[in-house]
Context: one part of a larger RNA
RNA sequence: UGACCUCGGAUCAGGUAGGAAUACCCGCUGAACUUAAGCAUAUCAAUAAGCGGAGGAAAAGAAACCAACAGGGAUUGCCCCAGUAACGGCGAGUGAAGCGGCAACAGCUCAAAUUUGAAAUCUGGCCCCCCGGCCCGAGUUGUAAUUUGCAGAGGAUGCUUCUGGCGACGCGCCUUCCGAGUUCCCUGGAACGGGACGCCACAGAGGGUGAGAGCCCCGUCCGGUCGUGCGCCUAGCCUGUGUGAAGCUCCUUCGACGAGUCGAGUAGUUUGGGAAUGCUGCUCUAAAUGGGAGGUAUACGUCUUCUAAAGCUAAAUACCGGCCAGAGACCGAUAGCGCACAAGUAGAGUGAUCGAAAGAUGAAAAGCACUUUGAAAAGAGGGUUAAAUAGUACGUGAAAUUGCUGAAAGGGAAGCGCUUAUGACCAGACUUGGGCCCGGUGAAUCACCCAGCGUUCUCGCU
Repeated sequence: UGACCUCGGAUCAGGUAGGAAUACCCGCUGAACUUAAGCAUAUCAAUAAGCGGAGGAAAAGAAACCAACAGGGAUUGCCCCAGUAACGGCGAGUGAAGCGGCAACAGCUCAAAUUUGAAAUCUGGCCCCCCGGCCCGAGUUGUAAUUUGCAGAGGAUGCUUCUGGCGACGCGCCUUCCGAGUUCCCUGGAACGGGACGCCACAGAGGGUGAGAGCCCCGUCCGGUCGUGCGCCUAGCCUGUGUGAAGCUCCUUCGACGAGUCGAGUAGUUUGGGAAUGCUGCUCUAAAUGGGAGGUAUACGUCUUCUAAAGCUAAAUACCGGCCAGAGACCGAUAGCGCACAAGUAGAGUGAUCGAAAGAUGAAAAGCACUUUGAAAAGAGGGUUAAAUAGUACGUGAAAUUGCUGAAAGGGAAGCGCUUAUGACCAGACUUGGGCCCGGUGAAUCACCCAGCGUUCUCGCU
């Protein structure tokens, strides 16, 4: 000086998430108000508040089931069963299940066997497209294969069936695109209005644009279209083959099946469950031709039906939270959420907690340049605008009430009722005169046409 060992600390590969939210779901804990016309069992209620845990669903689930039939066959949900059986100071009240019909359907895995002529298994590291190979380690105090009660293993003999990839065509989703006037006149600040002439339409739903827009813009209808776009799979092509795997038939040689558990006593609780439906504490505590169930306890026997004390599993079902969409015989700013807006905000209370008010200029800010008075606010001119009696206290601008202005009146309050007169104003009806439009009749005149005459060009007369 370094390493091993020991002690304390720093850093750290890999792994883990305690919190929030909680509508629906699972487990625990757990009242009272109320009802019984009082109240104690009961009821409210196996509810609320409280605690814990998860998922897009959760839970449940392939019978220690239901039944008693010619039996059915996991679970879940709906209809019915049925306000029935049953419970209940048998009061008030509470209250299922089998069957039947329907929705949706799906089945499986360990522990427990000697592969025993051979741990055949797995983490890590290196090589490796894959298959696999090599090296440490785990592991016989047991990792694989096989088997799970509907069986299965073992043996015999025949028969039947098999893998993966690319993927035209098609289907679904996303994306791009697909009808027809901005023609003329009038009003107006503006045409999206009125009049005229057109066009599209399986599209005249809706919204925007300076006023009521099918044809200006976005869309809408019907079918298509665009894209090295995404997903599904058929035809077709390529690949996979073995001492392999699975299924069926026969023989009858075997055939393991979950313990402080089932069950019993007792106590509490719960249930429609009643000589105890389920759960829990304490005590006792099994069996293997065994055990559980068969809704009245016990004994003996017969019969039926399942196989507990281990586990996984989609769909039909639930959803006042969250996210993504669509709609409405809903409300329209004192309504509708407390909140249309810088709302759980401002504010109140030590705190738990309580908790508002508040929408609208204009088509466009074009949000009043400039002058003048004033310290400024503001005013007077002036300007913008269709409008400022739309001036960021801004659309419309009711009522009580206030100021100013005008009219009328006044001794017995104002007011009220009846009656007439007068003044002012408004509405309606009628009307002299004037103007315009439409229809009818009559007359005169002009233009045009026909005939005659004159001029015989331009025309004139009847």
Description: A computed fold for a 462-nucleotide part of an RNA from Hapsidospora chrysogenum ATCC 11550, annotated as large-subunit ribosomal RNA, domain I. Its mean pLDDT, the model's own confidence on a scale to 100, is 81. Its Rfam family is "Eukaryotic large subunit ribosomal RNA". On this family, see Yusupov et al., Science 2001: "Crystal structure of the ribosome at 5.5 A resolution". Clan: LSU clan.